The RNA shown here (c-di-GMP-I riboswitch aptamer) has 83 nucleotides and comes from Halalkalibacter suaedae. The coordinates come from a structure-prediction model, not an experiment, and the mean pLDDT is 86. Taxonomically the source falls in Halalkalibacter (Bacteria, Bacillati, Bacillota, Bacilli).
RNA sequence: UAAAUAUCAGGGCAAAUUUACUGAAAGGUAAAGACGCAAAGCCACGGAUCUAAGGUGAAAACUAUGAUAGCCGGGUUGCGGAU
Numbered sequence: 001u002a003a004a005u006a007u008c009a010g011g012g013c014a015a016a017u018u019u020a021c022u023g024a025a026a027g028g029u030a031a032a033g034a035c036g037c038a039a040a041g042c043c044a045c046g047g048a049u050c051u052a053a054g055g056u057g058a059a060a061a062c063u064a065u066g067a068u069a070g071c072c073g074g075g076u077u078g079c080g081g082a083u
Base pairs, nucleotide, nucleotide: 012037013036017032018031019030020029021028022027035070041076042075043074045073046072047071048068049067050066054063055062056061
């Protein structure tokens, strides 16, 4: 220095839910709140999933240009110091 990653220390983030705002919806933002997380920091590149305004269709329904990074993979940036 790099990889894997235990304990201690300093700590960090924040699920469900509630309230307000926003959005067609899925969802997002803020406050409260903690289920949990060693990247639960960041990035929609691949897969997967959710929604269907608009479009298509006789109807059923189909469809992402919308969304999910706390679904998985990948890329990238960090804290700690035994082995």